[in-house]
Context: one part of a larger RNA
């Protein structure tokens, strides 16, 4: 821009893409078969591999400043307690998120039309013949089925609802994240839990500082599962989402 008014929501599916794998074991059954040796089809069940989708409750990884320990040095006047730098200084753990090596699931069932092949009926050709007329069975291949996209499908579809300038709706602006390079998308904007803050909890770290006590001291211990804490879950309008403004709809018939 189009889809002959303007919108919001829900859809149909022309068409397109994806998937399509396979082993072993048990059973049927030591059965059918076979002199024996050996040893099934068909069917049923279980459990794997590779591939693939989703997820983070479990097992782990990461987690650049969440906690702790610690070396050297500088520094907050000194002690104590802290801060900076040294690959996050090094080391031990680790929330959320993201993840695989972790967990759960998938290929199924079934249908249609067939290939090779096997048939039925059956002439040409008194027989025979699956074929010439007619009519069946039949495969991981094909078409469905399953999953995803999909009306620019210009063949532009359908349904529901709203709007007529007192304007449906949109965009913009702001707080933002289950989104994200930007954009887009989603949530919210006081009739409010959208983000921050605060409170509580979960979770992490692992026992703060100060003081007391023991010890000459290093240190230990009590107060005290303490103190501290990024992303988590709730609650709470304390802070910030203000008021406006902007765009926005009729060809034909009666």
């Nucleotide at each position: 821009c189009g889809u002959a008014g303007g919108a919001a929501g829900u859809u149909u599916g022309a068409g397109a893409g994806g998937c399509u794998c396979u082993g072993a074991u048990u059973u049927u059954a030591g059965u059918a078969c076979g002199a024996g040796a050996g040893g099934a089809c068909c069917g049923a069940a279980u459990u794997g591999g590779a591939c693939u989708g989703a997820c983070c409750g479990c097992u782990g990884g990461u987690g650049u400043a969440u906690c702790u320990g610690u070396u050297g040095u500088c520094u907050u006047g000194c002690c104590a307690a802290g801060g900076g730098c040294a690959c996050g200084g090094c080391a031990g753990a680790g929330u959320a998120g993201c993840u695989a090596a972790g967990u759960c699931g998938g290929g199924a069932c079934g249908g249609g039309a067939u290939a090779a092949a096997c048939g039925c009926u059956g002439a040409a050709a008194g027989c025979a013949u699956c074929u010439a007329a007619g009519u069946g069975u039949g495969a991981a291949a094909c078409c469905c089925a399953c999953c995803u996209c999909a009306a620019g499908a210009u063949g532009a579809g359908a349904c529901u609802u709203c709007c007529c300038u007192u304007g449906a709706g949109g965009a913009a602006c702001g707080u933002u994240a289950g989104a994200g390079a930007u954009u887009a998308u989603g949530a919210c904007g006081u009739a409010g839990a959208u983000a921050g803050g605060c409170u509580a909890c979960a979770g992490g770290u692992g026992g703060a500082a100060g003081u007391g006590c023991a010890g000459u001291a290093a240190u230990g211990u009590a107060u005290g599962c303490a103190g501290c804490c990024g992303a988590g879950u709730a609650g709470u309008a304390c802070u910030a989402a203000u008021g406006a403004a902007c765009c926005g709809a009729g060809a034909g018939c009666u």
Background
The prediction has a mean pLDDT of 88. Large-subunit ribosomal RNA, domain VI from Ephemera danica, 254 nucleotides, folded computationally. Its Rfam family is "Bacterial large subunit ribosomal RNA".